This is a predicted structure of a 132-nucleotide RNA (FMN riboswitch aptamer (RFN element)).
Rfam family: FMN riboswitch aptamer (RFN element). Its family is annotated with FMN binding in the Gene Ontology.

[in-house]
């Protein structure tokens, strides 16, 4: 160090201003990016191969929501959004500019408020036992 199982932790972010009888929804300007993967990125160590740590909201899958089926557990379906430029053998990830997405239920129309939810969860993390 590697697989199997049990246990415990832990596991979403963001707002001010106008307007208006009324808006944390409208208009203005601002803000936020769950998990694994990928990956030409950044910094560590190494004579070397190579190792570590880090790198996508819009590329892939997965997680929640939502619909059916079910006592349930759990299946099965839904399930948002990027283009140009640059650098190069090579980029949907690097630089650069611009753009666009955001589950239900409440309410003056909701990503940012309140609810369900002190819930569930992809998954991490340490702990322990068996096995090779």
């Nucleotide at each position: 160090g590697u697989u199997u199982u049990g246990u415990u932790u832990c596991a979403g972010g963001g707002g001010u201003g106008g307007u208006g009888a009324a808006a944390g929804u409208c208009c203005a300007c601002a803000c936020u990016g769950g998990c694994a993967g990928u990956g030409a990125u950044c910094g560590g160590c190494g004579u070397g191969a190579g190792c570590c740590g880090u790198a996508a909201g819009u590329c892939u899958g997965c997680g929640a929501c939502c619909g059916c089926u079910u006592u349930a557990c759990a299946g099965c379906g839904c399930u948002g959004a990027u283009u140009c430029g640059g650098u190069g053998a090579g980029a949907a990830u690097c630089c650069g500019a611009g753009a666009c997405c955001a589950a239900c239920g409440g309410u003056a129309u909701a990503g940012u408020c309140c609810g369900g939810a002190u819930g569930g969860a992809a998954g991490a993390a340490a702990c322990a036992a068996c096995a090779g």